[in-house]
Context: one part of a larger RNA
RNA sequence: GACGAACGCUGGCGGCGUGCUUAACACAUGCAAGUCAAGGGCAGCAAUGCACUGGCGCACGGGUGAGUAACGCGUAGGUAAUCUGCCCUUAUCCCUGACAUAACAUCGAGGAAUUGGUGCUAAUAUCAGAUGAGGCCGAAAGGUCUCAAAGUUUCGACGGAUUGGGAUGAGUCUGCGUUUGAUUAGCUAGUUGGAGAGGUAAUGGCUCCCCAAGGCUACGAUCAAUAGCUGGUUUGAGAGGAUGAUCAGCCACACUGGAACUGAGACACGGUCCAGACUCCUACGGGAGGCAGCAGUGAGGAAUUUUGGGCAAUGGGGGGCAACCCUGACCCAGCGACGCCGCGUGCAGGAUGACAGCCCUUCGGGUUGUAAACUGCUUUCGCGUGAGAAGAAAAGCCCUAUAAAGGGCUGGGACAGUAUCACGAUAAGAAGCACCGGCUAACUACGUGCCAGCAGCCGCGGUAAUACGUAGGGUGCAAGCGUUAUCC
Repeated sequence: GACGAACGCUGGCGGCGUGCUUAACACAUGCAAGUCAAGGGCAGCAAUGCACUGGCGCACGGGUGAGUAACGCGUAGGUAAUCUGCCCUUAUCCCUGACAUAACAUCGAGGAAUUGGUGCUAAUAUCAGAUGAGGCCGAAAGGUCUCAAAGUUUCGACGGAUUGGGAUGAGUCUGCGUUUGAUUAGCUAGUUGGAGAGGUAAUGGCUCCCCAAGGCUACGAUCAAUAGCUGGUUUGAGAGGAUGAUCAGCCACACUGGAACUGAGACACGGUCCAGACUCCUACGGGAGGCAGCAGUGAGGAAUUUUGGGCAAUGGGGGGCAACCCUGACCCAGCGACGCCGCGUGCAGGAUGACAGCCCUUCGGGUUGUAAACUGCUUUCGCGUGAGAAGAAAAGCCCUAUAAAGGGCUGGGACAGUAUCACGAUAAGAAGCACCGGCUAACUACGUGCCAGCAGCCGCGGUAAUACGUAGGGUGCAAGCGUUAUCC
């Protein structure tokens, strides 16, 4: 000098930040992912509501750092070895048929979670064919695989299929860099390589059969310990050291272990299945759950906040043509001197250096001290009264018609009656903490008597202690001041 700090004493205000570093310990409760002119139904006079089938989304956003010493990260490249929903763009097309099933109705089972039988029906659900396009084989002819869908009360438009390209995102490979230990010296059989096959979007022992016997290592393999990495942060003149909170990029994880399904994308935090531990319900047959989301609770700990408001903004994210709906992302408010910064607690005058008091004293006095009183002034902040924002761009409707857009109208703020401004009254409501032997700015008295105690180092204390305790005085910093821990 620094700090996500804690502790002690003290504490007026504001702005901006920041707040479980420990038990990746266990979690009551609420909320955190829905939405929809695709469809049939039920209720209703209707508006509309409800569940169901279907589409898109739920792989983003948010959290945490357990694991990981690794192509994990950083940096520079390769991919002729690859994929990419939505978006932009190129070209072409959207023809003809069919089988079901949920909801619903009905009959049941069960304590519940849930679930069975029978019957009916639709679609942008599913299936088949045609066309055309693409892939593979082929010299060609041809063969084989995959695939089209409708709706409009608003005719503006939204959409579907195939194909070429783009953009974005991702996978994968490689060079170099990336903590400590040799009181860890040898490690390795899918191990190293080859031909073939399988598998993948894709290369590859990724997997498998066969063949060969290789591969790594003192330039530290293997093993063990520790650890998310980086931009950065902090210190330092720099080189370097330490560190990786907040913010940003990447990675990994989601009660523990394993697995796949769906999908453009997951081996999926608020999805599924299996096993385990734990918790809860049960009629004992069987079921339910996963806060390392936001709040909040217990526990641990020196220690870390509200079970708040709003979608007004971010043309934030998802759905929808849109209106709109959802959004603990986010924006705000609340709590904490936790940090940084700013402001205030008055200003000027005032000596009979007042009386009194504390303290000291050589008893003359000194000092507190211009301090107070007193006089004049100001009113920041706080208090009261009144006015009162910016943050708002849009969307919607109407008009124009250079279809990119332009003009007009309406409308819209959680924060918030906040910020800010004006007025009013009164010096009024607002100072502490540490230190005073040297280092190191600042000294006397009393008490104590190697006791009680102090202490960062040197060291103080055994009868006059500037070093302990108290008081007066002083010094330093100041809404803080000290102490402790840690880093340079």
Record summary:
Small-subunit ribosomal RNA, 5' domain from an uncultured prokaryote, 488 nucleotides, folded computationally. The prediction has a mean pLDDT of 81. It matches the Rfam family "Bacterial small subunit ribosomal RNA". Gene Ontology terms of the family: structural constituent of ribosome and ribosome. The RNAcentral record of the full RNA draws on ENA.